[in-house]
RNA sequence: UAAGUGAAUCGGGCAAUCGCGGAUCGCAUAGCGAUUCGAGGAAAGUCCGAGCUCCACAGAGCAGGGUGCUGGAUAACGUCCAGUCAGGGUGACCUGAAGGAAAGUGCCACAGAAAUAUACCGCCAGUAUUACUGGUAAGGGUGGAAUGGUGAGGUAAGAGCUCACCAGCAACCAGGUGACUGGUUGGCUAGGUAAACCCCACUCGGAGCAAGACCUAAUAGGGAAGAAUUAAGGGCUGCUCGUCCGCUCUUCCGGGUUGGUCGCUAGAGGUGUUGGGUAACCAACAUCCCAGAUAGAUGAUUGCCGCCUCGCAAGAGGUACUGAACUCGGCUUAUAGAUUCACUUAUGAA
RNA sequence: CGGGAUGUGGCGCAGCUUGGUCAGCGCGCGUGCCUUGGGAGCACGAGGCCGGGGGUUCAAAUCCCCCCAUCCCGACCA
Numbered sequence: 001u002a003a004g005u006g007a008a009u010c011g012g013g014c015a016a017u018c019g020c021g022g023a024u025c026g027c028a029u030a031g032c033g034a035u036u037c038g039a040g041g042a043a044a045g046u047c048c049g050a051g052c053u054c055c056a057c058a059g060a061g062c063a064g065g066g067u068g069c070u071g072g073a074u075a076a077c078g079u080c081c082a083g084u085c086a087g088g089g090u091g092a093c094c095u096g097a098a099g100g101a102a103a104g105u106g107c108c109a110c111a112g113a114a115a116u117a118u119a120c121c122g123c124c125a126g127u128a129u130u131a132c133u134g135g136u137a138a139g140g141g142u143g144g145a146a147u148g149g150u151g152a153g154g155u156a157a158g159a160g161c162u163c164a165c166c167a168g169c170a171a172c173c174a175g176g177u178g179a180c181u182g183g184u185u186g187g188c189u190a191g192g193u194a195a196a197c198c199c200c201a202c203u204c205g206g207a208g209c210a211a212g213a214c215c216u217a218a219u220a221g222g223g224a225a226g227a228a229u230u231a232a233g234g235g236c237u238g239c240u241c242g243u244c245c246g247c248u249c250u251u252c253c254g255g256g257u258u259g260g261u262c263g264c265u266a267g268a269g270g271u272g273u274u275g276g277g278u279a280a281c282c283a284a285c286a287u288c289c290c291a292g293a294u295a296g297a298u299g300a301u302u303g304c305c306g307c308c309u310c311g312c313a314a315g316a317g318g319u320a321c322u323g324a325a326c327u328c329g330g331c332u333u334a335u336a337g338a339u340u341c342a343c344u345u346a347u348g349a350a
Numbered sequence: 351c352g353g354g355a356u357g358u359g360g361c362g363c364a365g366c367u368u369g370g371u372c373a374g375c376g377c378g379c380g381u382g383c384c385u386u387g388g389g390a391g392c393a394c395g396a397g398g399c400c401g402g403g404g405g406u407u408c409a410a411a412u413c414c415c416c417c418c419a420u421c422c423c424g425a426c427c428a
Base pairs, nucleotide, nucleotide: 001346002345003344004343005342006341007340008339009338010337012305013304014303015302016301017300018299020038021037022036023035024034025033026032027031040321044332045331047330048329049328050327051326052208053207054206055205059241060240061239062238064204065203066202067201068200069083070082071081072080073079084098085096086095087094088093099199100198104197105196106193107192108191120140121139122136123135124134125133126132127131148166149165150164151163152162153161169186170185171184172183173182174181175180212262213261214260215259222253223252224251225250226249227248233245234244235243255427256426269288270287271286272285273284274283275282276281306319307318308317309316310315351424352423353422354421355420356419357418360377361376362375363374370408379395380394381393382392383391401417402416403415404414405413
């Protein structure tokens, strides 16, 4: 210098005018004035996990769902951190739903002789005359997959039949908390698929702020049809039990308010320092208060500056994705551009 | 705001729970025959990679994950 890898940050700034929502204060009021606060890294998708609320302070069994290498973090998680193994990359590094297929069952289309059990061609031996019988998985052919691979010995031809090395399996020893790794010995084979059923381990009650609670006014405990008749129905999910509500339940028709307050934002909160830990994260101390609308505020215009593109110049154009709705922790997806740090590879110079 | 369902030729739907020789049915469209002509009928044909992307598998419309679009349901009786 060029090409990359990983981590992190910002994602316009200042001023003026007009306008909007919340809180506080003042005037003493259909409101006005002042001060102050007013979107994001994803507020998005609603894919997970929790808090919170109600159903019984959340029950038992079966069924069903979810997760799935190991250790840790956490309120919890399918998330994160550190490691192991496998795959990819020259490398920095990246990716992985990564338990079990020698518990069992199912499936493996077409092709092929045969798909978990087999002899089509071929090879060898025999009968015998171009057919049959037996042996054989070294070779051909089919297929995604055909009895572990290479070499040597051996044999009628062959074959883990024997041997060496490699791969895989089991036992033992050593290291490690563990996944696992290394070594020795043994027996020679065991196809794939569990994002098929299943087995093993762990885990999961249901609904969701339109949850739910309170207040004021009005009213109707309304009408019709059907079902049930002392245990039917509902909370309570699929079932059974248990438990609570309980006199009704279902469908159709019709009426009223589209009212107010709370829940509603001080929180597993932010920032900084110190300490522990490889890290995720945790602890202590200090400091800060940072949107709460209810048809839904957080905006618009102008000027100057910044950045990018075009242009000789004057100047022109552009400046992403998108927006709270009970609140957090994550994941996923979208994102013009700018910046910082660490590292890798190649080339050149000293 | 919360919850649920669907997406397959131009239109309406099967096929997804058992992955394969699976992409099919009806209407519509085109050509030909029949008819004096039209309709009906008969015969033949075109038109789809199953909403998009990725993964598991030998193999995906089908199984799993992530996006996109459309549709449906849910306020209260104090």